[in-house]
RNA sequence: AGCGGCAGGCUUACACAUGCAAGUCGAGGGGUAAGUUCCUACUUGUAGGAAACACGACCGGCGCACGGGUGAGUAACGCGUAUGCAACCUACCUCUAACUGGAGCAUAGCCCGAAGAAAUUCGGAUUAAUACUCCAUAAUAUUUUUGAAUCACCUGGUUUAAGGAUUAAAGCUCCGGCGGUUAGAGAUGAGUAUGCGUGCCAUUAGUUAGAUGGUGAGGUAACGGCUCACCAUGACAAUGAUGGCUACGGGGUCUUAAAGGAUGGUCCCGCACACUGGUACUGAGACACGGACCAGACUCCUACGGGAGGCAGCAGUGAGGAAUAUUGGUCAAUGGAGGCAACUCUGAACCAGCCAUGCCGCGUGAAGGAAGACUGCCCUAUGGGUUGUAAACUUCUUUUUUACGGGAAGAAACUGUUCCGUUUUGGGAACACUGACGGUACCGUACGAAUAAGGAUCGGCUAACUCCGUGCCAGCAGCCGCGGUAAUACGGAGGAUCCAAGCGUUAUCCGGAUUUAUUAGGUUUAAAGGGUGCGCAGGCGGGAAGAUAAGUCAGUGGUGAAAUCCUGUAGCUCAACUACAGAACUGCCAUUGAUACUGUUUUUCUUGAGUGCGGUUGAGGUAAGCGGAAUGUGUAGUGUAGCGGUGAAAUGCUUAGAUAUUACACAGAACACCAAUUGCGAAGGCAGCUUACUAAACCGUAACUGACGCUGAGGCACGAAAGCGUGGGGAGCGAACAGGAUUAGAUACCCUGGUAGUCCACGCCGUAAACGAGGAUCAGUCGUUGUUGGCAAUACACCGUCAGCGACUGAGCGAAAGCAUUAAGUGAUCCACCUGGGGAGUACGGGCGCAAGAUUGAAACUCAAAGGCAUUGACGGGGGCCCGCACAAGCGGAGGAACAUGUGGUUUCAUUCGAUGAUACGCGAGGAACCUUACCUGGGCUCAAAUGUAGAGUGCAUAAACGGGAAACUGUUUUUUCCUUCGGGACUCUUUACAAGGUGCUGCAUGGUUGUCGUCAGCUCGUGCCGUGAGGUGUCGGGUUAAGUCCCAUAACGAGCGCAACCCCUAUCGUUAGUUGCCAGCGAGUCAAGUCGGGGACUCUAACGAGACUGCCGGUGUAAACCGCGAGGAAGGUGGGGAUGACGUCAAAUCAGCACGGCCCUUAUGUCCAGGGCGACACACGUGUUACAAUGGCCAGUACAAAGAGCAGCUACAUGGUGACAUGAUGCUAAUCUCCAAAACUGGUCUCAGUUCGGAUUGAAGUCUGCAACUCGACUUCAUGAAGUUGGAUUCGCUAGUAAUCGCGCAUCAGCCAUGGCGCGGUGAAUACGUUCCCGGCCUUGGUACACACCGCCCGUCAAGCCAUGGAAGCUGGGGGUGCCUGAAGUCUGUAACCGCAAGGAGCGGCACUAGGGUAAAACCGGUGACUGGGGCUAAGU
Repeated sequence: AGCGGCAGGCUUACACAUGCAAGUCGAGGGGUAAGUUCCUACUUGUAGGAAACACGACCGGCGCACGGGUGAGUAACGCGUAUGCAACCUACCUCUAACUGGAGCAUAGCCCGAAGAAAUUCGGAUUAAUACUCCAUAAUAUUUUUGAAUCACCUGGUUUAAGGAUUAAAGCUCCGGCGGUUAGAGAUGAGUAUGCGUGCCAUUAGUUAGAUGGUGAGGUAACGGCUCACCAUGACAAUGAUGGCUACGGGGUCUUAAAGGAUGGUCCCGCACACUGGUACUGAGACACGGACCAGACUCCUACGGGAGGCAGCAGUGAGGAAUAUUGGUCAAUGGAGGCAACUCUGAACCAGCCAUGCCGCGUGAAGGAAGACUGCCCUAUGGGUUGUAAACUUCUUUUUUACGGGAAGAAACUGUUCCGUUUUGGGAACACUGACGGUACCGUACGAAUAAGGAUCGGCUAACUCCGUGCCAGCAGCCGCGGUAAUACGGAGGAUCCAAGCGUUAUCCGGAUUUAUUAGGUUUAAAGGGUGCGCAGGCGGGAAGAUAAGUCAGUGGUGAAAUCCUGUAGCUCAACUACAGAACUGCCAUUGAUACUGUUUUUCUUGAGUGCGGUUGAGGUAAGCGGAAUGUGUAGUGUAGCGGUGAAAUGCUUAGAUAUUACACAGAACACCAAUUGCGAAGGCAGCUUACUAAACCGUAACUGACGCUGAGGCACGAAAGCGUGGGGAGCGAACAGGAUUAGAUACCCUGGUAGUCCACGCCGUAAACGAGGAUCAGUCGUUGUUGGCAAUACACCGUCAGCGACUGAGCGAAAGCAUUAAGUGAUCCACCUGGGGAGUACGGGCGCAAGAUUGAAACUCAAAGGCAUUGACGGGGGCCCGCACAAGCGGAGGAACAUGUGGUUUCAUUCGAUGAUACGCGAGGAACCUUACCUGGGCUCAAAUGUAGAGUGCAUAAACGGGAAACUGUUUUUUCCUUCGGGACUCUUUACAAGGUGCUGCAUGGUUGUCGUCAGCUCGUGCCGUGAGGUGUCGGGUUAAGUCCCAUAACGAGCGCAACCCCUAUCGUUAGUUGCCAGCGAGUCAAGUCGGGGACUCUAACGAGACUGCCGGUGUAAACCGCGAGGAAGGUGGGGAUGACGUCAAAUCAGCACGGCCCUUAUGUCCAGGGCGACACACGUGUUACAAUGGCCAGUACAAAGAGCAGCUACAUGGUGACAUGAUGCUAAUCUCCAAAACUGGUCUCAGUUCGGAUUGAAGUCUGCAACUCGACUUCAUGAAGUUGGAUUCGCUAGUAAUCGCGCAUCAGCCAUGGCGCGGUGAAUACGUUCCCGGCCUUGGUACACACCGCCCGUCAAGCCAUGGAAGCUGGGGGUGCCUGAAGUCUGUAACCGCAAGGAGCGGCACUAGGGUAAAACCGGUGACUGGGGCUAAGU
């Protein structure tokens, strides 16, 4: 969720109420319980009778072995396929031949009686048959004897002749016929045997006593150890026996290109089963679903004595489950059973009902219709887009729905009747009769768009996008992954996409997956070559010829059921579906042929392989002997205080004489030099010399054999080191252990000692990064070069050839690295091994070992990766090269004191906010008393401010005065614009409308700006080339530079941003200019003074030029360049300083300078005002100032700057005041006037003290600015006179006009907390050997498991939680086997009494077998289990 057609529809072989699913025949029989009809009697519904129908129960016949269900069992001749039976049976049916004579005894039923609750049973009397028995007849039957012919496939078969023996029957009738017996044949259906095919596990390797075979017998329809007696000892198995687990098999079905893989539901064939197990009976056929007997479990009835039952038939019920239907109709058709038939029965079957479960078909309307309507949604928003021709509206159609009307095919037979025809058997025609479905399909008429659309999805894969909400929450998710305030991924909405009466999810199978690789994979480093050899089986195998025909190939025949699939037609309106025909079924069997290849076999060959002969080589092996050096020890001598050891030490040894040194002796182990990418060996491995024994390889030769070969699962042997056992040996070394150090610790590294062991003999172990991480063998395939051992040839130069050992490089291969005739290349044969990571080479089991352990070798669970090669970065207590006030060498500071200032913290009503390693902290702030101000307290306002537009109105506003108030503000009173051409305009105010404001949040949404690496020398691009690619090259190499600066070289050639230069200041000179600056010479003039006339010489000013470029010289070098107390020059190698900051890094800083997205507030987070706070103060840190004094303080005197600033200003000068300053007055809008020097120098004083150092703090009195100096200004004077005597660990700046030191100016600014910042000049040093080290940086190289890049990654224990799993005292369950005991029914068998004429039966007994039961000891497989072992996962623990 509208309809129709065709299909399909329990998982627990769990238990089942109820009904139905197998009966039929009176034409076999005795008969008559019920019914109908007829007759009689009457009590009118009973009784009696009859027999035309009909028929319960009974005897008898046939059927019940079919049809229907299910898949438990079964790994099997069960199934499939092919073949055989010369080893067999077959009711009913068909055909052929013959026969169907006679006799008899019973028994159901009926009747009577008895027992029992019932089921049922028993006794008596009597009776029939197509029931049963006997006799007769009989052969092409059976059996036996004797022959013959013929066939053949092992035993044999077929045909035939003669003789002997044995064996049969049933009747009924409507007179048509239906039956019965024997024999043969056919058909059908069974039975049986064989070849081949048909799961998993080897952590199942041996199994088997009727077992394998023979002889004989029994049994069967029939062969057979099927059974039995005897005899033999076989049979099966690595080509997988036995055991375990799982499973009905096939046609087919799904998928796939195919090969395959998975599967076996519906339909068809076969098998098996029927509550579980066993057993037989009957029968043609059963060991029997709706039969019997026994045992068991379960259910039911019961009068407790005993009985009944079997839905895996159709419906249906309960249970189970995610889950599957009606206790329906009819025998009309098809089919079955019985019957002569009518007919009866038939949950087979045909139909209907339920279910969107699947497949197929149809519909839910069609055409027109733009004001592109309204709503909704979105946006760049006066508008546009989308929903959308969609709707409305107009016209049309009527499938479907509804109503009414009509209305099938499926039916032809059987049978009956009437005919036709026939020698018989057979046959034909007409009419009549029969429909569950169903008044269904279908057809017609009418009404009217009328009755009919949902689901999922929209980040990529994958078709389809926006808004809002949420804010790592809620949630999504198949994989990757999404969500932490702008989510196309969550939830909603709008829109879109895909399917559509369905849609989506889940589960499963195949595919993709060449990811088990037959087609069609791999093994150096990704998983993967066995440690090595020998070798049985197996696999593979050289040349020639012949035979054969097994494999192979071809033809033909048989089979491969039907259905299915495919093709073509046809039938339902189409389709699904169905029918018919064809093709196919790739297979198996048989037969005929071919003979190249393979196989088998015969003959042969020599090139593979081997032998012989002649040489050569070597640390090849085993055993024995010998040698010297070194070490240690012992003895003796010399000799004296240390030795030894380490980064430094100590333990240790030593005056009882060490170490050192000399001599002698002893011991054990190992063999310097030669020595080498050398040699030998199968590998492990092998090294002093000699001898003995022994093995191998190579070369030469071509005498011999004649394919004898290669590989090799299992098997056998060898097999480093360590370890084990027994016995020796023991010098040195040296696990364990002890001591000393190191260290936070140090169960280590270092040192002193030292036991096993290392050595030998014998025996185990059997593993290694046993590696070339490369299995063995064979063949072919470019080159260069070295070397070992032979041969040949020689002239002692080369060159050739065979076998090894190496290096380099092609083609080819390879993911790349790389390999490359010693292949990882091209081919061939055989073996071993691999299939994501972890769990795990673990557990369990097995065999091995004395043990240690090794070998074989899983699973649960868990992750989405693990891994290889290469690339670019980053990193390192890696290497190389280089630089920097980076270290070093110096000078002066900080860290200690007081104060100033900033920060943290604390406090507070508030102490506004930001900046926090370097790269925050005298920073934003270049100046907080109010203002600033953002903060707090209190009091007010909700309009205003800015500007504009448009409209209306007003002449107010304002000012003054008086009140209130802290002020903001508010109340009252008074006053009332300007211009004018008189039209109006300007201005102010009020009001209306539109647009406010926020130092509120997010610098992790941003712009802009800035810091830092770093003024470090780097960062890139185009084209080309190299590489599969990432990427590389260029940019590397050799030099050089401050520099990716330049040169040379170069698969690169060029270019860009950076470097440098161009710009500014400064150092020298020139030219021009000469006021406000200058004054040499001339003149004037003053106490004096460029003061004046004048001058441009000088200084200076400020414009333009010059100058420096490694230009010149010498040396070195190819060059670039470097060196030189070079020259010259004011300046010399970027002269000094500044501005200038590449690509990028730090989610660096700033939303509070400004701008800006989003969010938030709107009588307040806006705004106004007064006061307070930003100035607090136990403390901590940073940056500074002043000092601690004599290179100094104080007093007096005398000089010399630069750069700036100035009208609300700088102020000369004069006067007053101790002074800050005040009063008066002048110049200057400035090279004109003013601010304007200090250190220094000269002289004096102080004399090492908490001082004549130092100046904090405090008291008093003042000055100035300003509405206002209380919180909270600066300055002056007098008085006061703190700490501090050079500063711990540590740390900062600076390389020359620098550090240090001295003062001056300016910005901000009313004033100033400025000791800060930015500039200016004065005086003016010391040191740099050098690059080992610390810090930072550039380039390069090799390593890397890092790439949010070492502040990385990451290992193990422990603690916590969860999960699966191993062991475990035990507990418990299961299937199977074995021994013993018992043993029902039944089969077989024996049998005198009873029954029977007989056949036979009853009863009783027995052997064997046997279901089941009991018992015993083992084995195997599960479950659970205190405790225990490791493993995996989680999370910000340790």
Small-subunit ribosomal RNA from an uncultured prokaryote, 1438 nucleotides, folded computationally. Rfam family: Bacterial small subunit ribosomal RNA. Its mean pLDDT, the model's own confidence on a scale to 100, is 82.